[in-house]
Parts: sequence; structure tokens; C1' cells
RNA sequence: UCGGGGUAUAGCGCAGCUUGGCUAGCGCGUCUGGUUUGGGACUAGAAGGUCGGGGGUUCGAAUCCCUCUACCCCGAA
Repeated sequence: UCGGGGUAUAGCGCAGCUUGGCUAGCGCGUCUGGUUUGGGACUAGAAGGUCGGGGGUUCGAAUCCCUCUACCCCGAA
């Protein structure tokens, strides 16, 4: 450099994708309250995403199609 495969979703780690359909969830973390002398633990609640970028199909796309980017793996040279 070429070919093939995989991954990209909240601060971090992941599910959801093959069956397109309520306004996208879980754990940890963060913030607030309660509890405690204080902290931790426990407990109640909250915030945080335009699902890697762009385009297309569709009434409707994280999900289907095309393309690009980043990373990982395999093969060839």
C1' cells in the first nucleotide's frame, strides 16, 4: 500500500441492531436531599445522548442501503 472481517450508543464500561415503531436503557461515576459528629456505607431523587461524520430509502432509522473517518484483527505484497 491492497484485500477481507470487527468495533464506534451518556464522563467510563455495556445492552438494544437479524422483528424499523411510546420522547433510547442498565451498571459504575457525578449532583441534590435524608441518615451520620464528619466520612464511608445505605436510601430517595435528579442531571447528562441529537446513537462516529455525511447522504439515501421510509409515514417513521441507533436499527436498512451508500460513502467517509478513527481504532483493532487476519491475509497478500